[in-house]
Molecule: Glycine riboswitch aptamer
Organism: uncultured Pelagibacteraceae bacterium
């Protein structure tokens, strides 16, 4: 000094499962049945024992089940930008 991982912002795109019942617009509350792609937990192999250890795979705590809203992730931009080179 250039660039790239990791992190962040902005714009797009972005599944799934009751517009359930209960006086029921909307929150909230209680019940029943359901999703998995915010988060969270859990485990395989690396040929013995420890030890290590991921996911979109598994639980469903938490979220969530019309539309907003959020949404793992994808792509385009931009910042910061370590180690290796």
């Nucleotide at each position: 000094a250039a660039a790239c991982a990791c992190u962040g912002u902005a714009c797009g795109g972005g599944a799934g499962a009751g517009u359930c019942u209960g006086u029921u617009u909307a929150a909230u509350c209680a019940g029943c049945a359901c999703c998995g792609a915010a988060g969270g937990a859990g485990c395989a192999a690396a040929g013995c024992c420890c030890a290590g250890g991921a996911a979109a795979c598994u639980c469903u705590c938490a979220g969530g089940u019309a539309a907003a809203u959020g949404g793992a992730c994808c792509g385009u931009a931009c910042a910061u930008a370590a180690a290796a080179u």